The prediction has a mean pLDDT of 75. Predicted 3D model of a 114-nucleotide RNA (TPP riboswitch aptamer (THI element)).
RNA sequence: UGAGCGCGCCAAGGGGUGUUUGUUGUGAAGCACAACAGACUGAGAUGCAGUGACUGCGAACCCUUAGAACCUGAUCCGGCUAGUACCGGCGUAGGAAUGGGCCACAAUUCGCAC
Numbered sequence: 001u002g003a004g005c006g007c008g009c010c011a012a013g014g015g016g017u018g019u020u021u022g023u024u025g026u027g028a029a030g031c032a033c034a035a036c037a038g039a040c041u042g043a044g045a046u047g048c049a050g051u052g053a054c055u056g057c058g059a060a061c062c063c064u065u066a067g068a069a070c071c072u073g074a075u076c077c078g079g080c081u082a083g084u085a086c087c088g089g090c091g092u093a094g095g096a097a098u099g100g101g102c103c104a105c106a107a108u109u110c111g112c113a114c
Stems, first nucleotide, its partner, number of pairs: 001111003006102002009100003012064004018040010046058005070095003076089004
């Protein structure tokens, strides 16, 4: 300086934590589980405890109706891949958790220039 309708505020609440490779071990094997070391995507795939395959309590991250955070559909359909991952569709689908304060010629943020 331009863009800019929200905010790095307080309190409360909601949510997900996956897929897979290698090595070793266990179970008769397929496969499953455990440990270790990795990889992929992402804002985030984490710690502890219990359990016996899930649960609880935290941290971080995201989201709170202007709601695609997240769940159902769904191991769905198409693509890609090692892959129930990832991308897109589905989706004007059905669900899903808020109050205060500040501000709106602003703040946060982004771009450009000095």

Overview:
It was read from a public genome assembly, where an Rfam model found it.